[in-house]
RNA sequence: CAGGCUUAACACAUGCAAGUCGAGGGGCAGCAUGGUCUUAGCUUGCUAGGACUGAUGGCGACCGGCGCACGGGUGAGUAACACGUAUCCAACCUUCCCCUUAACUCGGGCAUAGCCCAUCGAAAGAUGGAUUAACUCCCGAUGGUUUCACGCGGUUGCAUGACAGCGUGAAUAAAGUUUACGGUAAGGGAUGGGGAUGCGCUCCAUUAGCUUGUUGGCGGGGUAACGGCCCACCAAGGCUACGAUGGAUAGGGGUUCUGAGAGGAAGGUCCCCCACAUUGGAACUGAGACACGGUCCAAACUCCUACGGGAGGCAGCAGUGAGGAAUAUUGGUCAAUGGCCGUAAGGCUGAACCAGCCAAGUAGCGUGAAGGAUGACCGCCCUACGGGUCGUAAACUUCUUUUAUAAGGGAAUAACACCUCCCACGUGUGGGAGCCUGCAUGUACCUUAUGAAUAAGCAUCGGCUAACUCCGUGCCAGCAGCCGCGGUAAUACGGAGGAUGCGAGCGUUAUCCGGAUUUAUUGGGUUUAAAGGGAGCGCAGACGGGCGAUUAAGUCAGUUGUGAAAUGCCGCGGCUCAACCGUGGACUUGCAGUUGAUACUGGUUGCCUUGAGUGCGGUUGAGGCACGCGGAAUUCGUGGUGUAGCGGUGAAAUGCUUAGAUAUCACGAAGAACCCCGAUUGCGAAGGCAGCGUGCCAAGCCGUUACUGACGUUCAUGCUCGAAGGUGCGGGUAUCAAACAGGAUUAGAUACCCUGGUAGUCCGCACGGUAAACGAUGGACACUCGCUGUUGGCGAUACACUGUCAGCGGCUUAGCGAAAGCGUUAAGUGUCCCACCUGGGGAGUACGCCGGCAACGGUGAAACUCAAAGGAAUUGACGGGGGCCCGCACAAGCGGAGGAACAUGUGGUUUAAUUCGAUGAUACGCGAGGAACCUUACCCGGGCUUGAACUGCGACUGACGCAUCCGGAAACGGAUGUUUCUUCGGACAGUCGUGGAGGUGCUGCAUGGUUGUCGUCAGCUCGUGCCGUGAGGUGUCGGCUUAAGUGCCAUAACGAGCGCAACCCUUGCCGUCAGUUGCCAUCAGGUGAUGCUGGGGACUCUGUCGGGACUGCCAUCGUAAGAUGCGAGGAAGGUGGGGAUGACGUCAAAUCAGCACGGCCCUUACGUCCGGGGCCACACACGUGUUACAAUGGGGGGUACAGAACGCUGCUGUCGUGCGAGCGUCGGCGAAUCGCUAAAGCCCCUCUCAGUUCGGACUGGAGUCUGCAACCCGACUCCACGAAGCUGGAUUCGCUAGUAAUCGCGCAUCAGCCACGGCGCGGUGAAUACGUUCCCGGGCCUUGUACACACCGCCCGUCAAGCCAUGAAAGCCGGGGGUACCUGAAGUGCGUAACCGCGAGGAGCGCCCUCAGGGUAAAACCGGUAAUUGGG
Repeated sequence: CAGGCUUAACACAUGCAAGUCGAGGGGCAGCAUGGUCUUAGCUUGCUAGGACUGAUGGCGACCGGCGCACGGGUGAGUAACACGUAUCCAACCUUCCCCUUAACUCGGGCAUAGCCCAUCGAAAGAUGGAUUAACUCCCGAUGGUUUCACGCGGUUGCAUGACAGCGUGAAUAAAGUUUACGGUAAGGGAUGGGGAUGCGCUCCAUUAGCUUGUUGGCGGGGUAACGGCCCACCAAGGCUACGAUGGAUAGGGGUUCUGAGAGGAAGGUCCCCCACAUUGGAACUGAGACACGGUCCAAACUCCUACGGGAGGCAGCAGUGAGGAAUAUUGGUCAAUGGCCGUAAGGCUGAACCAGCCAAGUAGCGUGAAGGAUGACCGCCCUACGGGUCGUAAACUUCUUUUAUAAGGGAAUAACACCUCCCACGUGUGGGAGCCUGCAUGUACCUUAUGAAUAAGCAUCGGCUAACUCCGUGCCAGCAGCCGCGGUAAUACGGAGGAUGCGAGCGUUAUCCGGAUUUAUUGGGUUUAAAGGGAGCGCAGACGGGCGAUUAAGUCAGUUGUGAAAUGCCGCGGCUCAACCGUGGACUUGCAGUUGAUACUGGUUGCCUUGAGUGCGGUUGAGGCACGCGGAAUUCGUGGUGUAGCGGUGAAAUGCUUAGAUAUCACGAAGAACCCCGAUUGCGAAGGCAGCGUGCCAAGCCGUUACUGACGUUCAUGCUCGAAGGUGCGGGUAUCAAACAGGAUUAGAUACCCUGGUAGUCCGCACGGUAAACGAUGGACACUCGCUGUUGGCGAUACACUGUCAGCGGCUUAGCGAAAGCGUUAAGUGUCCCACCUGGGGAGUACGCCGGCAACGGUGAAACUCAAAGGAAUUGACGGGGGCCCGCACAAGCGGAGGAACAUGUGGUUUAAUUCGAUGAUACGCGAGGAACCUUACCCGGGCUUGAACUGCGACUGACGCAUCCGGAAACGGAUGUUUCUUCGGACAGUCGUGGAGGUGCUGCAUGGUUGUCGUCAGCUCGUGCCGUGAGGUGUCGGCUUAAGUGCCAUAACGAGCGCAACCCUUGCCGUCAGUUGCCAUCAGGUGAUGCUGGGGACUCUGUCGGGACUGCCAUCGUAAGAUGCGAGGAAGGUGGGGAUGACGUCAAAUCAGCACGGCCCUUACGUCCGGGGCCACACACGUGUUACAAUGGGGGGUACAGAACGCUGCUGUCGUGCGAGCGUCGGCGAAUCGCUAAAGCCCCUCUCAGUUCGGACUGGAGUCUGCAACCCGACUCCACGAAGCUGGAUUCGCUAGUAAUCGCGCAUCAGCCACGGCGCGGUGAAUACGUUCCCGGGCCUUGUACACACCGCCCGUCAAGCCAUGAAAGCCGGGGGUACCUGAAGUGCGUAACCGCGAGGAGCGCCCUCAGGGUAAAACCGGUAAUUGGG
């Protein structure tokens, strides 16, 4: 500065909101003054009181005039000429105001209110009598005028008509008082109002028909005026798809918000209009009302009452209650602006102007400014502990004083009017001077004083969106506009610090527009995302070929009027600025008039032929309808032959069959369908159409250019056609076959399979009207590169070829498209018309209506709910999809496991504890390559607390330790004794204090590192280029080949990387060099024997360095790569064998207990020391092994041959001893020197098929060894004992050659060992592989996908329980509107003999009317509710 009941047009206490005029009147209740009389105080006079007096100022009530119809409020009703805009009234009215006639204002009269008297009533009020005035009312005169009637002629209009004049007749006025103000009759103006019309003005068609005063006419009535406005008569009209009627909602506009605009939404304040005044009706008065603060009636409500009767209407201003999320003072003043009255002074004015309340809005101002860094200390917070940040912030210095407080000064808004005076003239007007008037207000404003003094919050900080960290919490608490956040490291929750944004505000909520081109006029779409009608014909409508003429409706231009003001925009100006206000301009995109233009569109008219149609000549076809004919097959019937099955299936069964089936032959009957030809062939509008012939009907195409002359295109409503299935009636019925029955399958099988079988399938007539009725693509016309196949016709009577017209197909250019794709048969480029779409679900459902015999069809929602649903394409993954390929994957074999006993690990159970981890493959003889103590992490008990170990600092001490003794289970505690070094700085050690410690406590889903697995599978990627809007693709695909993405060829790809291979180790052959501890051929020596010795390097061997193998050579095949050959050669042949080597990644795979590490947790314990126990338990279950079940064997005796390792706290030879494990002694070797060294095998003997001379568990006894210690809980030896077990169910494992199988030996760990385990070594030494159908796993290509935590995926329906909205429903309740009948107040109108009045007239009575209201009745419509019920 502006704004302030958006809800209950709900109800209202109290006060105020419309009066005024004495210069209209009679008057005098009250006040004041005067006069007269009187009383008291009293001094002749004054003061006070009383009475009388309208004499004066004035004035309550009354008569009269004007006003009260304005101003103010509200938005209920109204979808309407209500409003807006434009035009018209030749169809109208207008108080007050202005101008003009420089008109007139004459003579009389009767009442009535008041006052007075009387009466009634509680009151409100009413009644009677007497008397009285006026600018009240009435009568008469005049009547230029005015109005009306008749007549005359004139002007004018398109016209109904209008205007002016003249003549005759009729009717009608007045008020005073005079300075001013009035009154009457007229004409004009202005203002205000009334009426008519064009255009504009919400939603619903699930509202399609409405209307009887209705539509029009004639004549009246009524009105200010036109009009069915009303009435009588006549006619039968009027409105409607350009939306009538009905329903719902709503005051309209200027304008406001938003938007680039077009639009969309709104109508609060201010202005204009309308409507209303408790609800409904009605008139009166008046210029104007059917009247917010008037009247009458009815209804509801409230109040008063003496119960008889009365009173009231805040949607005026305040205010109260109620309703509500929500909206203010029972304020001041008429000073200004305006209104009414008045001559005026003036009065009244909740209009208005002011003030009060409210951060609800807008604008301005302040809460200080400048300086001030070791970027101070402290504090909060963070930290990598160094620091950072709050932060120039503070302190401090200097400065300012708006605001606040106090004091002082102090406006404008005021111009008038009135009164007095002056001047001018046209003498009632203009001008001038003086005087007077302020609610707000002692306010705005100014000055002075004091002093930074008096003044900052709110939201946010994951992205959108400006702003980040810590703590707490732990899918809890909570957040959230959308996406989403939170399950122990949350920038998303809560707090804190910091930051960001705005700031006397800031956030939230609600609503509107925008973004949203997401209803698309500007400016969208319809193959697959929602969307083309199943198809055709066609009325209305829309659109429409060429050349002229004319018109000027559309269109364009000029001009005129209007488009109120305010608002918005621009300029200027006034409040200190701004908001705000003033003023001017442009705008107001509109409507109407008028004058022109005539290209285009339209109207009218003339011509044309190319669009369209007709004719003529050919031609094509499963085009339609009707009739006739034919053969094959099927089934049935009859007869013959013939015999046991047939049929059917994955396999079967039901079924048929000795009453003769099936099969086969002949004959007959019936119905239905038409093999081959046959083809992205042909025809038709679509549905659809197929044996052959005939008849009828229709169509296309080609050729010709004779005829008509735009006759065209499309098409809402409408009409017709319309597969299959279905329905009705009547036929027919061979096959097939819903329903149904039986048999199978199956957990079940209301299915798939089988055997039967009825409607139906066929025909006629009628109905129905839908389909993935699809090219998922409406119709017509024109234009826009080509290649190719085919059908029909023509160009010659043409095999080929070629041209052209009309079809049917394929591939493609440009272009289009989200892409897939379309591409002259468009989904391209344009024009025209129709239909349809607007997120998914609910739902093509419900209700209503229409159609149908029914089934059902057409039209077609909402509540509620979700944040998606969907399209096309991409990469993966998956498939009981396809193709190719591989692997001890299967198959072929050998040997095992699963059964037994034992060993060992795991689960479970148990326990004080049985420490922890590992759990499909990829845990389970795994971490552990060695638990009696220790280990050890677990349990019980006893101790320690800066601690068992490590370390910084400070203080003190000289010890610590050792020895002995005591207590004790030990740790530990106690006692005694002994006991340092030094360069003097200290070192070392202990005690105390302090800072660190320590944790096998948690999290492997916070991590590093390491590892398993897919898998030693052949894959995984990159650069550049190219393709694609993009995801992405290509390369890496294809053909051949390989163990291999190994290579070759091809190729919009060319190259490269990690993987493969090779390089490395080992083994197999040879060579070179070296020659001890190894070797010994030759030479020599020696022994009981031996390389034992000299010697030697030849050999073996050891070690080093090399060679060798490359499909190199040959043959065949192949383009090549390569393959094949029992090829050659060679020790070895196609990677020679074995090992090491593990791509990108997957499994949140494993490990915090190997180590490291973030976070959390414990700190006289979750740390640490010690003793004992446990990890070894035992109903049971599983895994991995050992030993067996025996004769290919067991036992006894004899005898032969390795490799690789290891050894001093060790390996141990000889000798002695013991049955043996072992022990003792001497000796060798730190090792090619010494030591350890085989077994199966071979030879001989024995056992003879049995629970055994198999098997060795378990148990008893006796021992040995290690060790501080073998009870829990060691190994080994001897004697005795002698379980189970006679080859193992379903199932399952390993292995392709020196492999499996089998035999022993060594090593690590280790005092010893529960090792039958693990890792190595050698000896002996097989069988089999046709092959890739299947199981498992894997690789490549391709295909489908609604999967992407990716098939262990996704996902459907019933049912159970709870909840939400909704449909139906016997009924019940409510609402608005209409119809019929009855009743009917007030009131207008009409009529009227008695009464009143001189009269005008009135009273009274009656009639009509229909409207208010009331009652009765039957229907329709809408809404609410409801047991139960339906789906969502």
About this RNA: A computed fold for a 1432-nucleotide RNA from an uncultured bacterium, annotated as small-subunit ribosomal RNA.